A computed fold for a 109-nucleotide RNA from a Bacillota bacterium, annotated as SAM riboswitch aptamer (S box leader).
RNA sequence: AAAUUAUCAAGAGAGACCGAGGGAUAGGCCCUAUGACGUCCAGCAACCCCCAACAGAUGUUGGGAAGGUGCCAAUUCCUACAGAAUGAACUCAUUCUGAAAGAUAAACC
Numbered sequence: 001a002a003a004u005u006a007u008c009a010a011g012a013g014a015g016a017c018c019g020a021g022g023g024a025u026a027g028g029c030c031c032u033a034u035g036a037c038g039u040c041c042a043g044c045a046a047c048c049c050c051c052a053a054c055a056g057a058u059g060u061u062g063g064g065a066a067g068g069u070g071c072c073a074a075u076u077c078c079u080a081c082a083g084a085a086u087g088a089a090c091u092c093a094u095u096c097u098g099a100a101a102g103a104u105a106a107a108c109c
Base pairs, nucleotide, nucleotide: 004106005105006104007103008102013041015040016039017038021031022030023029025080026079027078028077043071044070047068048067049064050063051062052061053060054059076101081098082097083096084095085094086093087092
């Protein structure tokens, strides 16, 4: 890198350093010297993990947070493909649903 499973509407600093770019891609729309991005510290959460009860199908519920990850503008910022509904509306707009893509975790080679 590829494939599998689960999750993605909540949550998280008015700290230090740095110094111009950043929000995956494209289009939009945004954030940013009232200093973004990044690093550190703090924080959030609870996937792995620990405890208890139930179940006994290795699962459900509740609690914890020392350790391994993760996350900390905007719903995964919105749309990107398909379907449905509505709209004087046949490659248009809005809404909804499902995919796709992406991200993260776990386990695997």
The coordinates come from a structure-prediction model, not an experiment, and the mean pLDDT is 80. The sequence was found by an Rfam model in a public genome assembly.